[in-house]
A computed fold for a 680-nucleotide part of an RNA from a chicken gut metagenome, annotated as large-subunit ribosomal RNA, domain II.
Its Rfam family is "Bacterial large subunit ribosomal RNA".
Context: one part of a larger RNA
């Protein structure tokens, strides 16, 4: 890892509820005693316990009684139970298994280690050269010097021996701490050897939470012990019917419980549900300014502010502030004169072989929800974000479609079948089905990723300008005088800059000048007119598809191929495909109804957690029957037959024990537990 075998709701007693039994106004014994073919069994035991009576705090009273001042109301009560069995649950026990770290007793350890005591041991070799003492100088005597001589020292170099500072190399080592090369001690607080000493709530400790046998912020061993685990993991055969929660309320509660809510199962109800139609309550979307409040422009304006006033004042004024008032256009979860749609409430009718609904009991699960959808909060009108409210799916739903996909679209798999129709998507090939069909758009590979913003892209539709008395473009000619208006200025001459006219004049028509240009002038164009030419030609706003903006990290914004009067968009008519839906041909299972019953009809059969139901194996036990050396059990191969667990004939191996029915009884079903043991 993987085979094989072993693994997990058990048992006692207590209590409720079913169910079936034995008795029944009664029910049962219990310890113990007798007898026995004796882990059984039979009979005796009536102590007790439950039930035959209840109300009442209780005195008491009773088919009633408490309350009471009441004979007035009202509260509880007025004849089925009891043993045992059994199924389920719960409560006490270890209570479905396995699992801590941990406490708390009672011993075992100082062979390793820490220290202390007791004895003994050991430290190649060179090296420095205190102190003292001897001599010599040296003083009054000293101090002192200097030369010898000693042989001091947690001295100095450096093996044994003792240590671990550095690096490499080991890291399933050769070793649960080595091993190479350096390195520090090395007469000391030195190394070591033997034998003692201290024990766990404890000793030791040059002190590190460091050692006390590879175990130390409390050693091991064995007991209490199956500690306790609101925590994880794991729980073992098959079928059928019906199915949830992720929620309220409390909770030292928040991943954990109780109680309700949602499931199921029994008994009994026929109350309920849905659609219409009627009758109600409401203040939400929308609106709306009449209330609250916010908030614009104007008008009026109480009342202040400034200014004049012989300023004490009256009075006057006033491009200032402004309460109220008109008038205009706006806002609001917590504003409302108003006010829908949904949803709620009632009551009465019909319809359904639909049984939903409520009522009492047994028994659960569930209390982390997710996504998408509308209408909100919180965030930032961010999150695959939170948080509720109202549907949905998904959780517990497989099939189709979205290329792939829990939560999105369809659509809810009872089991067959090479039989019909269809949703959602689809119909050029990959690929089942229209290279299909009318009218149109797009050119941008838009389609097949995005915004402010931008633009003679293109199409339909509006409104309007100018135009056969000639428009728009385009080419030919003209664009002139007074005058370089005035001012400024070095200069301003249409064109630096100010000013003032929209001056006159000739005139088809030309501006005291649209741009360029010059140091100012020149010079070129414009505006405006003719004249060629010969039909349309600008403008505005709305509007259907494109354009542009668009820079990212492996190729990656149609699945792909490829697509253009389209295989792309926009709208129509018509066919086809397409799911486990629907129909249809077998077939079965639930539950209803009908019937004595075959039967027959209708309806229904996706499923976690969970509830009922109803089988299958495999061991022993009893009672009836039986098979086996003419060959049992197990084995290995295969036919058959059941709805499944499964059951099996027959062949071969095998070589002595086994099967069938009915009861009963449980060490009663394995793939999971970093499961246990054992093998490869």
């Nucleotide at each position: 890892u993987c085979c094989g075998g072993c693994g997990a709701g058990u048992u006692g007693c207590g209590c409720a509820u079913g169910c079936a039994g034995g008795c029944a106004a009664g029910g049962u014994u219990a310890a113990g005693c007798a007898c026995u073919a004796a882990a059984g069994g039979u009979g005796c035991g009536g102590a007790g316990c439950c039930g035959u009576a209840g109300g009442g705090a209780a005195a008491c009273c009773a088919a009633g009684u408490c309350u009471u001042a009441a004979u007035a109301g009202g509260g509880c009560c007025a004849g089925a139970g009891u043993c045992g069995g059994u199924a389920u649950g719960c409560g006490c026990a270890g209570a479905c298994c396995c699992g801590a770290a941990a406490c708390c007793g009672g011993g075992u350890g100082a062979c390793c280690u820490a220290u202390c005591c007791a004895u003994g041991u050991c430290c190649a070799g060179g090296u420095u050269g205190a102190a003292g003492c001897u001599g010599c100088c040296g003083u009054a005597a000293a101090a002192g010097g200097c030369a010898a001589u000693g042989g001091a020292g947690g001295a100095c170099c450096g093996a044994a021996c003792c240590c671990a500072c550095a690096u490499c190399c080991g890291u399933u080592g050769a070793a649960a701490a080595g091993g190479g090369u350096g390195g520090g001690g090395a007469u000391g607080a030195g190394g070591u050897g033997u034998g003692g000493g201290u024990a766990g709530g404890g000793g030791a400790g040059a002190a590190a939470u460091u050692c006390c046998a590879a175990u130390c912020g409390a050693a091991c061993c064995c007991g209490g012990a199956g500690a306790u685990a609101g925590c994880u993991g794991g729980u073992u055969c098959u079928c059928c019917u019906c199915g949830a929660a992720a929620u309220a309320g409390c909770u030292u509660u928040a991943g954990g419980g109780c109680u309700a809510g949602c499931c199921u199962c029994a008994u009994g109800u026929u109350a309920g549900u849905c659609u219409u139609a009627c009758g109600g309550a409401g203040g939400u979307a929308g609106a709306g300014c009449a209330c609250u409040g916010a908030a614009u422009u104007c008008c009026u304006g109480c009342g202040g502010g400034g200014g004049c006033g012989u300023c004490a004042a009256a009075g006057c004024u006033u491009a200032c502030c402004a309460a109220g008032g008109g008038a205009u256009a706006u806002c609001a979860a917590a504003c409302u004169c108003c006010g829908a749609a949904u949803g709620c409430c009632g009551c009465g009718g019909a319809a359904c072989c639909g049984a939903u609904g409520g009522a009492c009991g047994g028994g659960a699960g569930u209390c982390a929800g997710a996504c998408c959808g509308c209408a909100c909060g919180a965030g930032a009108u961010a999150a695959g974000u939170u948080g509720g409210g109202c549907g949905g799916u998904c959780a517990a739903a497989a099939g189709g479609g979205a290329a792939a996909g829990a939560g999105c679209c369809c659509a809810g798999a009872c089991c067959u079948g090479c039989a019909g129709c269809u949703a959602a998507g689809g119909c050029c090939c990959c690929a089942a089905a229209g290279u299909g069909u009318g009218u149109g758009u797009u050119a941008a590979g838009u389609g097949g990723a995005a915004a402010a913003g931008g633009a003679u892209g293109u199409g339909g539709g509006a409104u309007u300008u100018c135009a056969a008395a000639g428009a728009c473009a385009a080419c030919c000619a003209g664009g002139a005088u007074g005058u370089u208006g005035g001012c400024u200025u070095a200069g301003a001459a249409g064109c630096a800059g100010c000013c003032a006219c929209a001056c006159a004049u000739u005139a088809a028509a030309a501006g005291a000048g649209u741009g360029c240009g010059u140091a100012a002038u020149a010079g070129c164009u414009c505006a405006c007119u003719g004249g060629u030419c010969g039909a349309g030609u600008g403008a505005u706003g709305g509007u259907g598809c494109g354009c542009c903006g668009a820079a990212g990290a492996u190729u990656a914004c149609c699945g792909g191929g490829g697509c253009u009067c389209a295989a792309a968009c926009c709208u129509g008519a018509c066919a086809c495909c397409g799911a486990a839906g629907c129909u249809u041909g077998g077939g079965g299972a639930u539950a209803g109804c009908a019937g004595u019953a075959a039967u027959g009809u209708u309806a229904u059969c996706g499923g976690u957690a969970g509830a009922g139901g109803a089988g299958c194996a495999a061991u022993g036990c009893g009672u009836a029957c039986g098979g086996g050396c003419a060959g049992a059990a197990g084995c290995u191969g295969u036919a058959u037959c059941g709805g499944a667990a499964g059951a099996g004939g027959c062949a071969g191996u095998g070589g002595a024990c086994u099967g069938u029915a009915c009861g009963g009884a449980a060490g009663a079903g394995a793939g999971a537990a970093u499961g246990c043991c054992g093998g490869c």